[in-house]
This is a predicted structure of a 73-nucleotide RNA (transfer RNA) from an Elusimicrobiota bacterium. Model confidence (mean pLDDT): 81 of 100. Its Rfam family is "tRNA". By type it is a transfer RNA. About the family: Transfer RNA (tRNA) molecules are approximately 80 nucleotides in length.
RNA sequence: GCCGAUGUAGCCCAACGGAAGAGGCGCCGCGUUCAGAACGCGGAGAGUGCGGGUUCGAAUCCUGCUAUCGGCA
Repeated sequence: GCCGAUGUAGCCCAACGGAAGAGGCGCCGCGUUCAGAACGCGGAGAGUGCGGGUUCGAAUCCUGCUAUCGGCA
C1' cells in the first nucleotide's frame, strides 16, 4: 500500500429498516443476616466510533474518515 471483519452503558452481548435500543455482570436502594456473602424485590446509567447521504423512518442501507483485529504484498 491492497483486501476483509469488527466498533452499541464501566465490562460482556442482543436488536427482519418500524413503539420507549433487550439481557447478563457490575453499581445504587430495600428486604433478609449479629454482620457479611448468597438469595429476593426495586432502581439509575447508552441513542449505537466520527461526519455526510438515502428513506416517512437508520444501530441496521450507501459513502468518506477513524480505531482495533486478521490476511496479502